[in-house]
Order: sequence, then structure tokens, then C1' cells
RNA sequence: GCGGCUUGAUGGCAAACCCACUGAAAGGUGGCGACGCAAAGCUUCCGGUCUGACGGUCAAGGCGACAUUGCAGGUCGUUCCGGCCCAUGACAGCGGGGCUGCCGGU
Repeated sequence: GCGGCUUGAUGGCAAACCCACUGAAAGGUGGCGACGCAAAGCUUCCGGUCUGACGGUCAAGGCGACAUUGCAGGUCGUUCCGGCCCAUGACAGCGGGGCUGCCGGU
């Protein structure tokens, strides 16, 4: 120097809760705090999971239009909320892959 195994002492990271900011949401950032982590360092290439803004679709209800003297009913259009679809949004502390790397022991 290369490869393998191993430890957690020195040191490193920090789940949940809570607070602030941010985002449509999932989530993210900072603070607090330690459940854990030997790559819990980096990276969406593959699978998976979460969300569903934009867009699409449905149209019970609302509104408008049409025919009718008028109402009921009908047809057409549109649409808040809502249902469904949708990732270009997220998760690297879900798994795999890729890249990089500190200390001690053997």
C1' cells in the first nucleotide's frame, strides 16, 4: 500500500414528541431531544412506499340556457365541495445498485 474481519474508546450522526419557518400535501429546514445507526456520508439508476398540486374524468347538488303561458319534469352547458385517475413532488432512517470515507484492533 491492497484485501478481509472486527470494536465503539476518542469522536460522528440523530427517530419520536414539542416549538418556529416553509410547502397544496407528502415532506423539508432550524431548535430541542435520543429511538436507534459502523456508512443513519453522498447519489433516485432499479424496485417499493407516501402525497396528489397541475391536468384529466364523473356530475348527485348549485347556477345558466333551450322548448313550454307557467310549474313539474326533460335536454344541453358550466362548476365550488366531493369521488376516481395521474409525479413532473417526496422518502437515501424501506430494500438493492453506484460513488466516497475517519479512528483503534487483528